RNAcentral holds the sequence, with entries from MGnify. Predicted 3D model of a 95-nucleotide RNA (c-di-GMP-I riboswitch aptamer) from a soil metagenome. Of the family's consensus pairs, 100% are formed in the model.

C1' cells in the first nucleotide's frame, strides 16, 4: 500500500497517583494515527529544582566580605518520538 478486512495506539477533558516545573504512570475518555511501535543521536520545542548572574531588602557601629529573603536574567543534567530527521524492529493484505 486497496473506499476491503482483521487486529492495534489513543488527542483534549475529568478523576487517582509521582515531579520543583515541564512531564511522566494509572482510570476513564476518543481528536486523531499506517508505524501515533522502540530509541533523545542531530535539529525544534517546553520547564527552570539546584548552580550562576544582576538589583533590592536584611544581619554585625559602618563599608567590604559572607549568610539569609525577594525579584529578574541565564543555564538541562530534566522532558518532548502525537515537532521534524536519523537509527532499530514488526502486525494484516488484494490486484
Nucleotide at each position: 500500500g486497496a473506499c476491503a478486512a482483521a487486529g492495534g495506539c489513543a488527542a483534549a477533558a475529568c478523576c487517582g497517583g509521582c515531579g520543583a516545573a515541564a512531564g511522566c504512570c494509572g482510570g476513564c475518555g476518543a481528536c486523531g494515527c499506517a508505524a501515533a511501535g522502540c530509541u533523545a543521536c542531530g535539529a525544534g520545542g517546553c520547564u527552570g529544582u539546584c548552580g550562576u548572574c544582576u538589583g533590592c531588602g536584611u544581619g554585625c557601629c559602618c563599608c567590604u566580605c559572607c549568610g539569609c529573603g525577594c525579584a529578574g536574567g541565564c543555564c538541562a543534567u530534566g522532558c518532548u518520538a502525537g515537532u521534524c530527521g536519523g537509527g532499530c524492529c514488526g502486525c494484516c493484505g488484494a490486484a